Model confidence (mean pLDDT): 84 of 100. Predicted 3D model of a 77-nucleotide RNA (c-di-GMP-I-GGC riboswitch aptamer) from Singulisphaera sp. GP187. The organism belongs to Singulisphaera, within Bacteria.

[in-house]
Parts: sequence; C1' cells; structure tokens
RNA sequence: CCUCGAAAUGGCAAAACCGUCGCGAGGCGGUGACGCAAAGCUAUGGGCCUGUUACUCAGGUCGCCAGGCUGCCGAAG
Repeated sequence: CCUCGAAAUGGCAAAACCGUCGCGAGGCGGUGACGCAAAGCUAUGGGCCUGUUACUCAGGUCGCCAGGCUGCCGAAG
C1' cells in the first nucleotide's frame, strides 16, 4: 500500500412519536436505536417516489445500486 473487517476507541442513526417547513414525495430539530466500515460528501447514470396525468417538465431520495471525491482503527492475508 492492497485485500479484508477480528478487537478497541470514537462516530452515524431506521421505524415510531412530538415540533416545524412543504400541495406532495420529503427536509430540518428533539426523543429514540433498526441497522451501518464509508449510513462521510456528491443527483453523474440507472431505480424508486411526488406534483390529479407523466418517456419529455419541475422536484424528492445517495440508509436502493453503480460512478466520482475524501477518510478512522489494524487482528489476519
């Protein structure tokens, strides 16, 4: 350094409930932990979701998958 995820330290926080913003998907804050080694960042491609309808328009979701950028620890190989 690569693979990998044993151990430890620390981290994040699903559902639900409350508050708040939004037509909505959903966002943010609090409580809360189902999980997560990138569950850190990024809507670039696909998927899914919303806007009475949606291949086209406008949005949402990276805790669906892939890509890009960055990154803690180190048992084992």

The sequence was found by an Rfam model in a public genome assembly.